[in-house]
Context: one part of a larger RNA
RNA sequence: CCGUGGCAAAGGAACUCGGCAAAAUGGUCCCGUAACUUCGGGAGAAGGGACGCCACCGGUACUGGAACCACCUCGCGUGGGGAAGGGGAAGUGGCCGCAGUGAAAAGGCCCGAGCGACUGUUUACCAAAAACACAGGACUCUGCUAAGUCGCAAGACGACGUAUAGGGUCUGACACCUGCCCGGUGCUGGGAUGUUAAGAGGAGAGGUCAGCCUUCGGGUGAAGCUUUGAAUCGAAGCACCAGUAAACGGCGGCCGUAACUAUAACGGUCCUAAGGUAGCGAAAUUCCUUGUCGGGUAAGUUCCGACCUGCACGAAUGGUGUAACGACUUGGGCGCUGUCUCUGCCACGGACUCG
Numbered sequence: 001c002c003g004u005g006g007c008a009a010a011g012g013a014a015c016u017c018g019g020c021a022a023a024a025u026g027g028u029c030c031c032g033u034a035a036c037u038u039c040g041g042g043a044g045a046a047g048g049g050a051c052g053c054c055a056c057c058g059g060u061a062c063u064g065g066a067a068c069c070a071c072c073u074c075g076c077g078u079g080g081g082g083a084a085g086g087g088g089a090a091g092u093g094g095c096c097g098c099a100g101u102g103a104a105a106a107g108g109c110c111c112g113a114g115c116g117a118c119u120g121u122u123u124a125c126c127a128a129a130a131a132c133a134c135a136g137g138a139c140u141c142u143g144c145u146a147a148g149u150c151g152c153a154a155g156a157c158g159a160c161g162u163a164u165a166g167g168g169u170c171u172g173a174c175a176c177c178u179g180c181c182c183g184g185u186g187c188u189g190g191g192a193u194g195u196u197a198a199g200a201g202g203a204g205a206g207g208u209c210a211g212c213c214u215u216c217g218g219g220u221g222a223a224g225c226u227u228u229g230a231a232u233c234g235a236a237g238c239a240c241c242a243g244u245a246a247a248c249g250g251c252g253g254c255c256g257u258a259a260c261u262a263u264a265a266c267g268g269u270c271c272u273a274a275g276g277u278a279g280c281g282a283a284a285u286u287c288c289u290u291g292u293c294g295g296g297u298a299a300g301u302u303c304c305g306a307c308c309u310g311c312a313c314g315a316a317u318g319g320u321g322u323a324a325c326g327a328c329u330u331g332g333g334c335g336c337u338g339u340c341u342c343u344g345c346c347a348c349g350g351a352c353u354c355g
Base pairs, nucleotide, nucleotide: 001350002349003348004347005346006345007344008343010341011340014339019336027051028050029049030048031047036041038173052095053094054093055092056091062087063086068080069079070078071077096100108334109333110332111331112330113329114328115326116325120132121131136171137170138169139168140167141166142165148157149156150155174321175320176319177318179251180250181249184248185247186244187243188242189241190240193239194238195237199233200232204228205227206226207225208224211220212219213218252270253269254268255267256266279313280310291307292306293305294304295303
């Protein structure tokens, strides 16, 4: 010096990103216990007191309930009765120590806020959380050989179930609620018209060739075979028309105006599918920003309450609240302490030196 323990004057978080770590609290009985609340809880809230041994009361009170007795709407009934048995006080007096749950084991507590309702689950080996799940809510698909899933298939699951069932997606207890937009994308429905494949169809054109014509160069050319091929008829889809947002998503700008000023209930104008409603708001969201005001501190970029100028909240990608809960995050306080002022000493084990 390192590791693990022990002790410490005075102070008591001044340490530090942060009370990290340590200290403190701790058992049983009794007293007592707030806001809030979903009336269960919160609660072991908080905060106090007692605790050993000896004697007496006393193996007493209490607990426990049998036999037995009475009544009776007769039963596993009601009332009386109190034995056995298991435990066993309170109280009064006295004794000792620094100390009596004498060692060990055994909650620190309170107040405010955020997030998630809760118990649960998770990154085996750096993350346990506000992430996942969850009851509850909603939309949607599925009529049974169900939809969906696995498989080339047979087949299987779904389910020996049947819409109070099963699958998918989103939300996430509960309370109060969940506004406007269907123009785009998606989905559902519609089928007149347009577009449109294979296929059907075969107008027409080409090749070959008997024959015919010939100026012998060639020309023309039926049938057959063959290469093509226009109209016309062709479904879904798309276009088109509707519906649908707890489908994906979206939810404006400029200018003016009130008898101080300021502001603008009001007006004008442009654009849009519609221009953000309720609620919340410098927020897990606020750039400017340590916004401004208030609170707490002697002093507060954090925290709490407000304001609203929301760079860039907002309603099941849910909004706002919420008792209880949390090895979650954050601010404050009491207690307590070697975290610190500021270190020291001790024990054990290492390192180190010598052998």
This is a predicted structure of a 355-nucleotide part of an RNA (large-subunit ribosomal RNA, domain IV) from a Candidatus Krumholzibacteriia bacterium.
RNAcentral holds the full RNA, with entries from ENA.